[in-house]
RNA sequence: GGGGUUGUAGCUCAGUUGGGAGAGCGCGUCGUUCGCAACGACGAGGUCGGCGGUUCGAUCCCGCCCAACUCCA
Numbered sequence: 001g002g003g004g005u006u007g008u009a010g011c012u013c014a015g016u017u018g019g020g021a022g023a024g025c026g027c028g029u030c031g032u033u034c035g036c037a038a039c040g041a042c043g044a045g046g047u048c049g050g051c052g053g054u055u056c057g058a059u060c061c062c063g064c065c066c067a068a069c070u071c072c073a
Base pairs, nucleotide, nucleotide: 001072002071003070004069005068006067007066010025011024012023013022019056027043028042029041030040031039049065050064051063052062053061
């Protein structure tokens, strides 16, 4: 320098023929208990890596860039 894969909540990850942003763990409040743990209920938490394009509409499609891993040179 070129090719490929990946990037979504604090962590590990789903997601879709383009239209509702989610799960588990963690965190907070409440309940149960003398208290803790466990369990249950409710809740907070996201510029979906960045910029631009296509579209009525983009996490999803296209281009470039950034980062990690990997292959080739």
Molecule: transfer RNA
Organism: Bacteriovoracaceae bacterium UBA2394